Small-subunit ribosomal RNA from an uncultured prokaryote, 1501 nucleotides, folded computationally.

[in-house]
RNA sequence: AGAGUUUUAUCCUGGCUCAGAUUGAACGCUGGCGGCAUGCUUAACACAUGCAAGUCGAACGGCAGCGCGGGGAGCUUGCUCCCUGGCGGCGAGUGGCGGACGGGUGAGUAACGCGUGGGAAUCUGCCCAGUAGCGGGGGAUAACCCGAGGAAACUCGGGCUAAUACCGCAUACGCCCUACGGGGGAAAGCGGGGGAUCUUCGGACCUCGCACUAUUGGAUGAGCCCGCGUCGGAUUAGCUUGUUGGUGAGGUAAAGGCUCACCAAGGCGACGAUCUAUAGCUGGUUUGAGAGAAUGAUCAGCCACACUGGGACUGAGACACGGCCCAGACUCCUACGGGAGGCAGCAGUAGGGAGUAUUGGACAAUGGGCGCAAGCCUGAUCCAGCAAUGCCGCGUGUGUGAAGAAGGCCUGCGGGUUGUAAAGCACUUUCAAUUGGGAAGAAAGAUUUAGAGUUAAUACCUCUUAAUAUUGACGUUACCAAUAGAAGAAGCACCGGCUAACUCUGUGCCAGCAGCCGCGGUAAUACAGAGGGUGCGAGCGUUAAUCGGAAUUACUGGGCGUAAAGAGUACGUAGGCGGUUAUUUAAGUCGGAUGUGAAAUCCCCGAGCUCAACUUGGGAAUUGCACUCGAAACUGAAUGACUAGAGUACAGCAGAGGAAAGCGGAAUUCCUAGUGUAGCGGUGAAAUGCGUAGAUAUUAGGAAGAACACCAGUGGCGAAGGCGGCUUCUUGGAUUGAUACUGACACUGAGGUACGAAAGCGUGGGGAGCAAACAGGAUUAGAUACCCUGGUAGUCCACGCCCUAAACGAUGAGAACUAGAUGUUGGAGAAUAUAAUCCUUUAGUAGCGUAGCAAACGUGAUAAGUUCUCCGCCUGGGGAGUACGGCCGCAAGGCUAAAACUCAAAUGAAUUGACGGGGGCCCGCACAAGCGGUGGAGCAUGUGGUUUAAUCCGAUGCAACGCGAAGAACCUUACCUGGCCUUGACAUCCUUGGAAUUUCGCAGAAACGUCAAAGUGCCUUCGGGAACGAAGUGACAGGUGCUGCAUGGCUGUCGUCACCUCGUGUCGUAAGAUGUUGGGUGAAGUCCCGUAAUGAGCGCAACCCUUGUCCUGAGUUGCUAACAGGUUAAGCUGAAACUCUAAGGAGACUGCCGGUGACAAACCGGAGGAAGGGGGGGACGACGUCAAGUCAUCAUGGCCCUUACGAGUAGGGCUACACACGUGCUACAAUGGCAUGUACAAAGGGUUGCCAAGCCGCGAGGUGGAGCUAAUCCCACAAAACGACUCGUAGUCCGGAUUGGAGUCUGCAACUCGACUCCAUGAAGUCGGAAUCGCUAGUAAUCGUGAAUCAGAAUGUCACGGUAAAUACGUUCCCGGGCCUUGUACACACCGCCCGUCACACCAUGGGAGUGGGUUGCACCAGAAGUAGCUAGACUAACCUUCGGGAGGUCGGUUACCACGGUGUGAUUCAUGACUGGGGUGAAGUCGUAACAAGGUAACC
Repeated sequence: AGAGUUUUAUCCUGGCUCAGAUUGAACGCUGGCGGCAUGCUUAACACAUGCAAGUCGAACGGCAGCGCGGGGAGCUUGCUCCCUGGCGGCGAGUGGCGGACGGGUGAGUAACGCGUGGGAAUCUGCCCAGUAGCGGGGGAUAACCCGAGGAAACUCGGGCUAAUACCGCAUACGCCCUACGGGGGAAAGCGGGGGAUCUUCGGACCUCGCACUAUUGGAUGAGCCCGCGUCGGAUUAGCUUGUUGGUGAGGUAAAGGCUCACCAAGGCGACGAUCUAUAGCUGGUUUGAGAGAAUGAUCAGCCACACUGGGACUGAGACACGGCCCAGACUCCUACGGGAGGCAGCAGUAGGGAGUAUUGGACAAUGGGCGCAAGCCUGAUCCAGCAAUGCCGCGUGUGUGAAGAAGGCCUGCGGGUUGUAAAGCACUUUCAAUUGGGAAGAAAGAUUUAGAGUUAAUACCUCUUAAUAUUGACGUUACCAAUAGAAGAAGCACCGGCUAACUCUGUGCCAGCAGCCGCGGUAAUACAGAGGGUGCGAGCGUUAAUCGGAAUUACUGGGCGUAAAGAGUACGUAGGCGGUUAUUUAAGUCGGAUGUGAAAUCCCCGAGCUCAACUUGGGAAUUGCACUCGAAACUGAAUGACUAGAGUACAGCAGAGGAAAGCGGAAUUCCUAGUGUAGCGGUGAAAUGCGUAGAUAUUAGGAAGAACACCAGUGGCGAAGGCGGCUUCUUGGAUUGAUACUGACACUGAGGUACGAAAGCGUGGGGAGCAAACAGGAUUAGAUACCCUGGUAGUCCACGCCCUAAACGAUGAGAACUAGAUGUUGGAGAAUAUAAUCCUUUAGUAGCGUAGCAAACGUGAUAAGUUCUCCGCCUGGGGAGUACGGCCGCAAGGCUAAAACUCAAAUGAAUUGACGGGGGCCCGCACAAGCGGUGGAGCAUGUGGUUUAAUCCGAUGCAACGCGAAGAACCUUACCUGGCCUUGACAUCCUUGGAAUUUCGCAGAAACGUCAAAGUGCCUUCGGGAACGAAGUGACAGGUGCUGCAUGGCUGUCGUCACCUCGUGUCGUAAGAUGUUGGGUGAAGUCCCGUAAUGAGCGCAACCCUUGUCCUGAGUUGCUAACAGGUUAAGCUGAAACUCUAAGGAGACUGCCGGUGACAAACCGGAGGAAGGGGGGGACGACGUCAAGUCAUCAUGGCCCUUACGAGUAGGGCUACACACGUGCUACAAUGGCAUGUACAAAGGGUUGCCAAGCCGCGAGGUGGAGCUAAUCCCACAAAACGACUCGUAGUCCGGAUUGGAGUCUGCAACUCGACUCCAUGAAGUCGGAAUCGCUAGUAAUCGUGAAUCAGAAUGUCACGGUAAAUACGUUCCCGGGCCUUGUACACACCGCCCGUCACACCAUGGGAGUGGGUUGCACCAGAAGUAGCUAGACUAACCUUCGGGAGGUCGGUUACCACGGUGUGAUUCAUGACUGGGGUGAAGUCGUAACAAGGUAACC
């Protein structure tokens, strides 16, 4: 510090997710030791049991229990009992101090509660210091004794008694009150010691210590007040009556409405009052670079609470955790009358929960309470126990060891890996175990010695010093030593990317995984297991939570044209911000000093535990607050001045700016009248509609309402919405010019106010045209639409509402600055050639463009640039601009505005493709123009379907269907049925015995079985070997079984279309672009020109074959004109031109001429030429697309079968047949049929062959055997054509199917199931609907010939020649393709994407008659305990008394306040609710097709 994830790819925006750190954690697997920490986060739920606050006899009366001493009794002479406060002491009691600390918890509390800094009107036990005292009396009462009640708790009556308990009196420096005259108020003793003096022998007295009283000061602690800071909600906007203030009084320790009486009407609030939800606050802790964010366990400070609520008492201090009273809930005891209790102290229990420990030891240390002290108490504390809960440390060995062992796993079978790892050998012993030793934590205190202080004192007491014997829970401590032996000690997660780490097997969208993206549908590095590896390590993972990454709430540090986001516009309040200058001030600001910012924590430097964690000393820091001293630039404040901002006055000027009134013409419709006759109207085409009752058309007149053609313009005006005939009146603003005036008056603007298109609403008018709704007609599968005919609200006017728009420049307002050139509107000025001129300036308004900005598109002085001021708004998509609540509205509805749930995306810009019922250009037998067909008939052939035991398999739009198949009777053959074989029909290896092989017989359909016989081969180093067949054994063979979606190879198709790419450079953030686009040209990305491109490659073309002309040499089997020979005839022979053959050359290149073109490429025309612009034809098929076809040509991975899915055999089937389709043949006839005569090819094939002549047969054919291994012989007569005969438009002398009969040939065999021949038969068919195919010249059409396959079997296929046309204006349209451009929500790419209703399932949510809880407001009732006031009903020790009583007190009664409780009525919140609304998500449901292309009616608000 980043990474993954939206896309075909890219850059943004933006969310989701991950890597880090952390935790009082929990869970899973695992677990050796130690140190230091930590340990109910949930039920402030309920608690059994024990302990947690006592102490003082040096305050007191006393004395139950224990011990000692004394006395007595009994006796077993050391035991029991009794008495005795004499002693040590001490239960209970009176009294003092302490139970307000320590310990726990976080319920409540949004508050002066806390933090921080200040303040004045206070108190403060014990402690310290000072001053002054401590005199003299009195009356009671617990305990105790007696009695009574009660189950108990406990209570009552009578009697005795003490005090440092209680009450007067005296005194009062200081103290308090005061009217300044005065008045008031205190105490207590106890202990140690003792020389004089006195004594009732107890003491008095002196002294010391402690205690006590009054008072002053301090210290400590506490109370109160104030500034600032301290969470969310405005879908909580108004709250408040002791409320705010004053006067007086009361009250408190103390200021104060704290309380009361009276008076005034205030106080708080948008800087967020009130209400509501949540929450103890802080030092700190976690994280973070920091700023921040989250948090508030342990430790420390403060607060609050103690079963719930209320209350006071005592006290220095409480409204009191282990105190009291009352009310309530709960639990326990009870004799039913009544009582007792409060673990949020330490342990512990139940419960809750994912989850949190021992009913331990000790006061040895530290600290606290009491005490003079010893000491006692102390679940505070110190320790131990439990828990890997965390942090830190250590160990589980070390070295050597290659035969690279065995085993495992993988394998390409060679090996690799586990792996120096193990074993083996040599060492060590930390920790644990056992044995032994062994610190520190201990200082005090006590007794004694010495010295000092105090004192009358050498007592006592205090301090110092020395000595003595002691005090340890932890503790079997830490630590050290010895002994033995590698001995007792390793797991967990992960291995697709992020993210370090890969293979095999199993599974087969199953089981499962998953933090995100996503894996799994038969070759899974993603599931499960294994081997191996990676990471961490006594731990490792998971889950939960916080911060970070996240600049994803942006103060540091973001944005708003199109991604989420500028309010529809303006005015303006508060607020914010604000021109120049001078002086003053010092609030902000800056600097210095002071106080504070607790300690601990963090950080730095040290120190102590062997290190570390941990502990500890010092420092720094604590960014803050307060106070004080200074500075005066800037901001603020005050005062004065200025004119550049702003405004006013004056004079011009343009304008659809607003409002009102009036006027005008054209058009439409209607009415009246005339002319006139059959249609009009409307559409893609029609129909509804109108019209013979006279329409439409046309002429004239009239009426009505609405809107204003041309001018008209990226022209004008207005804040926006918006504004358009003309005239008048009225009115707002802008702008220009020159001067004068005011003197910052300015900008923005939360709330607020006004305006605000269209539609809509209310009332009243108006209504020509248009036109929601509605009706009819069409269209359509439907058509509640688009189209047509009608038509009502509405549109118009007046007044009043509504307040929203894609209210858009999707761009808030204002100000300043920052290149240019161009157009236009308004104003002003200057110049001249006075014009259709030009320059300057200003205010607008447009299209370009530099810098800059921007994700890009773009923007660019009218900024989206650089800055300033102010406002509004945004924070993933959906749910949703929805629900609820509130406000507004007559309503419609508007404004404000969520959540649950759900997804991992949604979006923007640009790119490349693809697509479009987008556009442009171009090409093609693509259309058109023609010729001939198919589709109709019969037949052939292939396919589908059906059938069948089987009808083998594949091919399925073009690009399957006379296709694989260049040829199924058996074979082929893969299919079916039956009967057979199992190392096999075929290959290799091993063993045995044989040559191989051939021929009979028998059974059988054959395979095969059985029997008999013939035959003994070749090579040899004599051992044997080679080939062949048989038997046996197992390795293996075999498979036309599956997967063409695992593959190779081959092939089809786009398409012989002109494209597909690359290097370097340039442009762009990038995907990519450029090149390859553009202008021409061309069959062509062919060539030329231009050009940020320049070159290159695969393609195109050419090179190759063939054909067309000529030449050269060559002439056999080919040819024969001339010459010669020669035959019955014949190139038969010599010869040699030509043809021909097959070799090599020539030739054609826009080379030449003219024109066009851009001086190009090229095109047009011409000449010459056999051929002319590619001469004709062929082979040749770029990058790629279609998961195209083929596992059945072949090869091949994987899977499957192995007495069968293999092999062999016979028969059958592939040839079936209601039907449908494709491709063909033959026809339907006269351009013809039949019969007859005559002529002219090319290219092939042939020895298992072609087969001549001759003869036979009507014929197929038979016979025959010559020739030929082929320019020699044969197949082999070419046919159409031509001459001439007949037929005469008929189902025919057309047509030949079908059927009967007879044959021929091939073959082992023509039944299923061959071809051909002859005789006979003579079907459909008279040119073919919708639709559709081929072809542009030696082509179509037509005519025949040959070949491959093949025993036989072509109407198919391939090849060959003969005869030989028509037409092309042209590119509008159909189809396909190429290039450019455009749109896109498509990228599996339009066979795309995608919307809504309905049906089903699930989920959360709104409404809902209501129902049940919580909280709370108001009104009223009620009123425990308690306090305060009043009261004389009862009682009454101290004091006073005139002895009657009084003062005072207690109880009782009553009034006020008030907790619980109750009644009524509201508010709010939670849960639930028949039914119901929409929403979301789900497998390939239903109906349509709304959107994306002009999405087929442009879309949207």

The sequence is in RNAcentral, with records from ENA.